The RNA shown here (small-subunit ribosomal RNA) has 1455 nucleotides and comes from a Candidatus Absconditabacterales bacterium. The source organism's lineage runs through Bacteria, Bacteria candidate phyla, Candidatus Absconditibacteriota and Candidatus Absconditabacterales. Model confidence (mean pLDDT): 83 of 100.
């Protein structure tokens, strides 16, 4: 000390979220020991049971007892301490100072003084009754209790009065009156009593301090004062009576919530924030509510009375109160023993001895916290085993272990054994801490975590399932995020998690934030209280400053030391900051007083300027109507019409008239006004501003909560007025619809009076005032100074006030910008903001006639929302440029038939794949079998094929049976080749190919995933673009270079210019044709030349003109070729999770007597429909017949196959030439010439028939081709669409791969014939580039709005219901106090008075048919508002109207 999260990416602005600390905690897993320390935070909720305040026989009598002692009494002292608790209480309770000249005070301490002498009476007790409590008669003592004496420096009246005091008063002195006493014993002592001091406590008042709400603004009647009394220990309305109307409150009164206050704890740099368990000091309280006795002292926790709730016994009379210690129920996440023991501190009595103490000392439970120890130490590498994992070599775990030597903290057993009692007795803890001796590694490690944040990574399992999560997010088949394991990271007898509280939050900002666009300046003035305030100069010393005293208990904290072995814990000493009061000083600045001043602010005089109010009068034009005239068919209106008006004369035009609203031109960035706003001219009034220079006043000013004024449009109220316009409503289009945009009407309004309303983008989205800080150019109004000018007036400086641009110096800003009219340096008030939504909504309260205004929330829900800029995409945005893009042609296609592919649909099977552009005669350059992945069916199982291993046999040849075939069983030959040995020419053994059998590793699969690759491949696109390194710009995304101005086919070049160069594309270099040279050359009878193979030349704006800075461009010449000659190869960075796992590699999954393999027969070729691509064709620019010519590119030994014969032919026989510039195979449109004459034809050939050739092992399913015969649709093809710019389109016709043939009309070349139109543009397509706007970034196929519908949440309102504390009244009214009467040991009355019962207005909670909007949901319905000119620009205020978003009218803003 910061991180994480908004966006492709950036900055900024803003919430959430996380890492630290702490905790009287709690929950989950785990646990070895000790030391210290905590321990019902809820139910002040009820309590069995035992304890917790007694004590004194040296005060008295009485009973028991031989005594010692001991019992219940009476009397004393204590029970008001100490213990517990936190309801109440918001207050002098409490902190913390001051005060008591208004006050007490047993016990204790010091000083003075007394202690004489009487009288009684009630317990105990006896007697009675009575369950008990206890009641009644009768006796009796005292330190009980009552008179009497005597007393002082006591108290009380008078009188005098020095000091002191602000004043009451008081010392002191005279007089007068009133008040005491207790005795005991052991003979020293204790008590008693009046007084005076003291020490301790205790009681009253006072200033200051410390919580939330204004959606709570008024509150008090004993209330404020006063006079007199009463009361107290004492002031004092504390209480009574009479008088007087006062007191408090926006500096927050009264109310309502909520809470015991402090030292102190916790956190934090600090200032603050939160908190108020332990332990210390107050204060309250003792079931709930009241009273008051006693007594020094209570209105009393283990005392009394009274009422109430509850509970207990019970003879009905009467008992009880754990918020003490334990301990029980009971709420609750939760939170201890019905133990010791008075040794020790301390406390109550007593002379004492002691007695009593659940205060306290200790012990028990509990990881709750702190703090300390341990669980072993050293060596040990075959780096064991297991386990995980692997590229299968290995590698982790890991010196860990195993083993070996050592140790004994700790534990186990054995002995000892304290301090705590300073000073004689006395130890519950405790046989406890300690200490010795023995034994043995022996008894003793878990917990979270590992995607980032955050330290630590693999593997299987799992497959938006199951699950994780504190924010961001992670799971859809290769998950470091989920589960497990295995490793490592962190902490450790504890580790997570939950809650809470600081903090980080500068995220409420005092330290130390903001407000133009992000949340935010109020619509404007004016003004009360408050804050602030010019220059002199004295006093004064209230704010400030200084220095001193004196307190802010102890403990805590902090420093230094001690001492429990350290620590924690504990003792001891020491100090500071700050806060309180006071006294001394200081006097700059602030404030108070006083002076005295002009520089702010005001006034006077003397001009200027204006749509600046109000009122009244009045002029033209123009709209509409009405009236006459002219005139005669259309008008009007619109993208296009249509309603609507007109032959009952409109429109048009002239004449006159009526009537209301407005106010061209001048008119502007201009003027005025606080702002809202002001505009035809003239006149009244009336306000403001500026400017001049003497003069006056002298600080009189700024701002300004609460208040007032003013305040556009719309809207109301009421009474007028209405020409246009014109919400609503009508009609007429457009549309799927159109409650809308567009037309045609049209009421409210619009305008006048008076009156409300109080709002808008009231915006400059920028409060008001004041100094200050570089300039430049306009405009408007004033003064002045100079020049020109006869004047008007003009130019030109200077000097005021307004008003506008620039946009630079500085500054400032998240940036955009602002920038002397500051968002810049300063100063003063004042308003406002603290994620978004929910919301300016409910509720209140207030204002208004409504409309509705103002103040104005929470539940819930989200991790965002938002501002600025940036790089991209896109726009029914703009420019520029280009392309067979369109125009301009030409020939198509879509309609027929037919072929082929594809969808569908069938099927046992019709395998797979491709399916906008960029799939569809594609993969397939040729499915009858095979191919073949698909069906059926019959076989195999180390396999049809690959390495290893064993046994055997050569290898191979004929041949038989069964079977569809695969395969299945038999015969008969055959025994090689290489190499060793022997008993040597035959035998054994071994190899090497091949063949069988077996066995397991393993083969194998066109099975799955192209969204896990690799490679190829299509598309943009042969488009011109994409970018790097320096350097410059910007905080940063990222810009700039790549941009401008020309020019190109081209980021192609050239001038510019904060860029300088590069790089991949481009162009070039490479095939092909076109011209020429030269070499060479066979197949040619030879030679140039064609012609093949080869090198080579030629083009290069080089040359002329013109234009142009230049790059380039036009035209010429020349040339076979002219501006890239002509065509191909070539395809930046990237984009489409495009295509391909079935070409081949491959990761991973899955199959393994099968998803593999091998056969055979079928299937891929089925046909209701329906797209893509082609062939023929519809005829005459034809079609037949016959006849005559001209090609190129290629192919050929399982082949091409001449010529002769045969067949109509398809083809057949036979077979010469050729391994090919040798031999084969070779046009057809065209051209001559006849026939058909426009017809479904002599056009077109489907389709069917019958008959045959070929190829194959086979032509049913399912092949091509002949010959006859058959002759269908088809007359040029709707929307709509395709290609092509020259040897190209059309059209003719040839060859090839593939191939036994072949479904070829397909594809790949080839040559014959051989055109027309474009010298334009950006309209359609669709690409470049600049530039705009953007709420898109998955990128317009985006986004994204509101109604309906479902579900679920929280919440308003609501007839009512059901609480709860308080408030007023009326009655009733305990004890108790207090007063009064009487027949008085008492009674009865009054007054107060707890509480109870009725009533009542309010507040507030709960809940409540039913409704109301609101938030959230999976891909629902309806449209398409908003984002671009979002397709009618958007927004705001207000009014109507509409299924919804929305429309529409008036006024405003530009965001």
């Nucleotide at each position: 000390a910061g991180a994480g999260u908004u966006u492709g990416a950036c900055c900024c602005u803003g919430g959430c979220u996380c890492a630290g600390g702490a905790u009287g905690a709690a929950c989950g897993c785990u646990a070895g020991c000790g030391g210290a320390a905590a321990g019902c935070u809820u139910a002040a909720c009820a309590c069995a049971u035992g304890c917790a305040a007694g004590u004194c026989g040296a005060a008295c009598g009485c009973c028991c007892g031989c005594a010692a002692g001991g019992g219940a009494g009476u009397g004393g002292c204590g029970a008001a301490c100490g213990g517990g608790u936190g309801c109440g209480u918001a207050a002098c309770a409490c902190g913390u100072g001051c005060u008591u000249a208004a006050u007490u005070u047993g016990c204790c301490c010091u000083g003075g003084a007394g202690u004489g002498g009487g009288g009684a009476a009630c317990a105990a007790c006896u007697u009675g009754g009575g369950a008990a409590a206890c009641c009644a008669a009768g006796c009796u003592a005292a330190u009980u209790c009552c008179g009497c004496a005597u007393a002082c420096g006591c108290u009380c009246c008078g009188a005098g009065g020095a000091a002191u005091g602000a004043a009451a008063a008081u010392a002191c002195u005279c007089g007068g009156a009133g008040g005491a006493a207790a005795g005991a014993u052991u003979u020293a002592u204790u008590g008693c009593u009046c007084u005076a001091g003291g020490a301790g406590a205790a009681g009253g008042g006072c200033g200051c301090g410390g919580c939330c709400u204004a959606u709570u603004a008024g509150c008090u009647a004993g209330u404020u004062g006063g006079u007199a009394g009463g009361g107290u220990a004492a002031u004092g309305g504390c209480c009574u009576a009479c008088c007087a109307a006062g007191g408090c409150u926006u500096u927050g009164a009264u109310g309502g919530g909520u809470a015991g206050c402090u030292g102190g704890u916790c956190u934090g740099a600090g200032a603050g924030g939160a908190u108020g368990a332990u332990c210390a000091g107050c204060c309250a309280c003792a079931a709930g509510g009241g009273a008051a006795c006693u007594g020094a002292g209570a209105c009393a926790c283990g005392g009394u009375c009274c009422c109430u709730a509850c509970c207990c016994c019970u003879a009905c009379g009467g008992g009880g109160g754990c918020a003490g210690c334990a301990g029980u129920g009971g709420g609750g996440a939760a939170u201890c023993u019905u133990g010791c023991g008075c040794a020790a501190u301390g406390g109550a009595c007593g002379a004492a001895a002691g007695u009593c103490u659940g205060a306290c000392g200790c012990a028990g439970c509990u990881a709750u916290u702190c703090c300390g120890c341990g669980u072993g130490a050293a060596g040990g590498a075959u780096g064991a085993a297991g386990c995980a994992u692997u590229a299968c070599g290995g590698u982790g775990u890991g010196u860990a272990a195993a083993c070996u030597u050592c140790u004994u903290u700790u534990c186990u057993g054995g002995g000892g054994a304290a301090u705590g009692a300073c000073g004689a007795c006395u130890g519950a803890c405790a046989g406890u801490a300690c200490c010795c001796c023995a034994g043995g590694a022996a008894u003793a490690a878990g917990g979270g975590a590992c995607g980032g944040c955050u330290a630590a990574c693999u593997a299987c399992g799992u497959g938006c399932c199951a699950g994780c999560a504190g924010c961001c997010g992670c799971g859809g088949u290769a998950a470091u995020a989920c589960g497990u394991a295995g490793g490592u990271c962190c902490c450790a007898a504890g580790c997570g998690u939950u809650a809470u509280c600081c903090g980080g939050a500068u995220u409420u900002a005092c330290u130390g934030g903001g407000c133009g666009u992000a949340a935010a300046g109020a619509g404007u003035c004016c003004g009360u209280a408050g804050c602030c305030g010019g220059u002199u100069u004295g006093a004064u010393a209230a704010g400030u400053c200084u220095g001193c005293u004196u307190u802010c208990a102890a403990a805590u904290a902090c420093c230094g030391a001690a001492a429990c072995u350290c620590a924690a814990c504990u003792u001891c000493g020491g100090a500071a900051a700050g806060g309180g009061a006071g006294c001394a000083g200081a006097u700059a600045c602030u404030g108070u007083u006083a002076u005295a001043c002009u520089a702010g602010a005001g006034a006077a005089a003397g001009g200027u300027a204006g749509g600046g109010g109000u009122u009244a009068g009045u002029a033209g034009a123009a709209u509409u109507u009405c009236u006459g005239g002219u005139g005669g068919a259309g008008g009007g209106g619109u993208g296009a019409a249509a309603u609507c008006c007109g032959u009952u004369g409109a429109u048009a035009u002239c004449a006159g008239a009526a009537g209301g609203a407005a106010u061209a031109c001048c008119g502007a960035a201009a003027g005025c006004g606080a702002a809202a706003g002001c505009a035809g001219c003239u006149a009244a009034c009336u306000a403001u501003a500026c400017c001049u220079u003497u003069u006056c006043u002298g600080a009189c000013g700024g701002u300004g909560a609460g208040g007032g004024a003013c305040g556009a449009a719309a809207g109301c109220u009421u009474g007028g007025g209405u020409a246009g316009c014109g919400a609503a409503c009508g009609g007429g289009a457009u549309u799927a619809g159109a409650u809308a945009c567009c037309c045609c009407g049209g009421u409210a309004g619009u305008c006048c009076a008076a009156g409300c309303c109080g709002u808008a983008a009231a915006u400059g989205a920028u409060g008001c005032u004041c100094g200050c800080u570089a300039g430049a150019u306009g405009u408007u109004u004033g003064u002045u100074c100079c020049g020109u000018u006869c004047u008007c007036a003009c130019g030109g400086g200077a000097u005021g006030a307004g008003u506008g641009u620039c946009g630079u110096a500085a500054c400032c800003u998240a940036a955009c910008g602002g920038g002397u009219u500051a968002a810049g340096c300063g100063a003063g008030c004042c308003g406002c903001c603290u994620g978004a939504g929910u919301a300016g909504u409910a509720u209140a309260g207030u204002c208004g006639c409504a409309a509705g205004g103002c103040u104005g929330a929470a539940a819930c829900u989200c991790a965002a929302a938002g501002g600025g800029a940036u790089a991209g995409g896109c726009g029914g945005g703009g420019g520029a440029a280009c392309a067979c893009a369109c125009a301009a042609g030409c020939a198509g296609u879509g309609g027929a038939u037919u072929g082929c592919c594809u969808c569908g649909a069938u099927u046992a099977a019709u395998u797979g794949g491709a399916u906008a552009a960029u799939a569809a005669g594609c993969c397939a350059a040729g499915a009858a079998u095979c191919u073949u992945a698909c069906c059926c069916a019959g076989g195999c199982u180390u396999g049809a094929c690959a390495u290893c291993c064993u046994c055997g046999g050569a290898a191979u040849u004929c041949u038989g049976c069964c079977g569809a075939a695969a395969g299945g069983u038999g015969g008969a030959a055959g025994u090689g080749c290489c190499c060793c040995g022997c008993u040597c020419u035959g035998c054994g053994g071994g190899g090497a190919a091949c063949c069988g059998a077996g066995u397991g590793a393993c083969a194998g699969g066109u099975g799955c995933u192209g969204c896990a690759u690799g490679g190829c491949c299509g598309u943009c696109g042969u488009c011109a673009g994409c970018u790097c390194g320096u350097g410059c710009c910007g905080c940063a995304a990222g810009g700039u270079g790549u941009c401008c101005g020309g020019u190109u086919a081209a980021g192609u070049c050239c001038g510019g210019g904060a860029a300088c160069g590069a790089g991949c594309g481009c162009a070039a270099c490479c095939c092909u044709c076109g011209u020429c040279g030269c070499u060479a050359g066979u197949u040619a009878g030879u030679a140039u030349g064609u012609c093949u193979a080869g090198c080579g030349a030629g083009a290069c704006u080089g040359c002329c003109u013109c234009g142009g800075u230049a790059a380039c461009g036009a035209g010429g010449a020349g040339g076979a070729a002219g501006g890239a000659g002509a065509g191909g190869a070539u395809g930046a960075c990237g984009u489409c999770a495009g295509g391909u796992c079935a070409c081949u590699a491959u990761g991973g999954c899955c199959c393994u007597u099968a998803u593999g393999c091998c056969u055979a027969g079928g299937g891929c070729g089925u046909c209701a429909g329906a797209g893509a691509c082609a062939a023929u064709a519809c005829a005459a620019u034809g079609g037949g017949u016959g006849g005559u010519a001209c090609a190129a590119c290629a192919g050929g030994u399982a082949g091409c196959g001449a010529a002769a014969c045969c067949g109509c032919g398809a083809g057949g026989u036979c077979g010469a030439g050729c391994c090919a510039a040798u031999c084969c195979c070779c046009a057809a449109a065209a051209c001559c010439a006849u026939c058909c004459u426009c017809a479904g034809u002599g056009c077109a050939g489907a389709u069917u028939g019958u008959a045959g050739u070929c190829u194959g092992g086979a032509a049913c399913u399912c092949g091509a081709c002949u010959a006859c015969a058959u002759g269908a649709a088809g007359u040029u093809g709707g929307a709509a669409u395709u290609g092509c710019u020259a040897g190209u389109a059309a059209u003719g016709g040839c060859g090839g791969g593939u191939c036994a043939g072949c479904c070829a009309u397909a594809c790949c070349g080839c040559c014959g014939u051989g055109a027309a139109u474009a010298u334009g543009u950006c309209c359609c397509u669709g690409u470049u580039c600049c530039u705009u706007g953007c709420a898109c970034u998955c990128a317009c196929c985006g986004c994204c709005c509101g109604u309906c519908a479902u579900a679920c949440c929280a919440u308003g309102g609501a007839a009512g219901c059901u609480g709860g504390g308080g408030u007023u009244c009326u009655c009733u009214g305990a004890a108790g106090a207090u007063u009064c009467g009487c027949c008085a040991u008492g009674c009865g009355g009054g007054u107060u008075g707890a509480a109870g019962a009725g009533a009542a207005a309010a507040c507030u909670a709960g809940u409540g048919a039913c409704u109301g909007g609101g938030g959230u949901a999976a891909a629902g319905u309806c449209g398409u508002a908003a984002c671009a000119a979002g397709g009618u620009a958007u927004c705001c205020c207000u009014a109507c109207g509409g299924g919804a978003a929305c429309g529409u009218g008036g006024g405003g803003a530009u965001g």